Predicted 3D model of a 100-nucleotide RNA (Bacterial small signal recognition particle RNA) from a Clostridiales bacterium.

RNA sequence: GGCCGGGUCUUGCGCGACGGAGUCUUCUGAACUGUGUCAGAUCCUGACGGAAGCAGCACUAAGGAAGUCCCUCCGGGUGCCGCGAGGGUGCCUGACUCGA
Numbered sequence: 001g002g003c004c005g006g007g008u009c010u011u012g013c014g015c016g017a018c019g020g021a022g023u024c025u026u027c028u029g030a031a032c033u034g035u036g037u038c039a040g041a042u043c044c045u046g047a048c049g050g051a052a053g054c055a056g057c058a059c060u061a062a063g064g065a066a067g068u069c070c071c072u073c074c075g076g077g078u079g080c081c082g083c084g085a086g087g088g089u090g091c092c093u094g095a096c097u098c099g100a
Base pairs, nucleotide, nucleotide: 001097002096004094005093006092007091008090009086010085011084012083013082014081015079016078018075019074020073021072022071024067025066026065027064028063034059035058036057037056042051043050044049
């Protein structure tokens, strides 16, 4: 120097970390207008008994706070990752070969 291959480059797929969201767990959470129970009081009844039902209490909805291994979704200048395709100006590198 020649030639072949690989890396760097582009791109697709996959996998994993990271970030966000959801799910899940706990707590909180309803003046009025959730459900249940309804003291007191009210209404009906000759009586027995019944009715509606404020406050309070309990359980929760929407929402809020904290946590989150697993699970789901989304994201990309995420990764000395894997596979494939493309590219061959340049750089790095390996094999073979030719010459000095």
Lineage of the source: Bacteria > Bacillati > Bacillota > Clostridia > Eubacteriales. Model confidence (mean pLDDT): 79 of 100. It matches the Rfam family "Bacterial small signal recognition particle RNA". About the family: The signal recognition particle (SRP) is a universally conserved ribonucleoprotein involved in the co-translational targeting of proteins to membranes. Rfam links the family to the GO terms signal recognition particle, plasma membrane targeting and SRP-dependent cotranslational protein targeting to membrane, signal sequence recognition.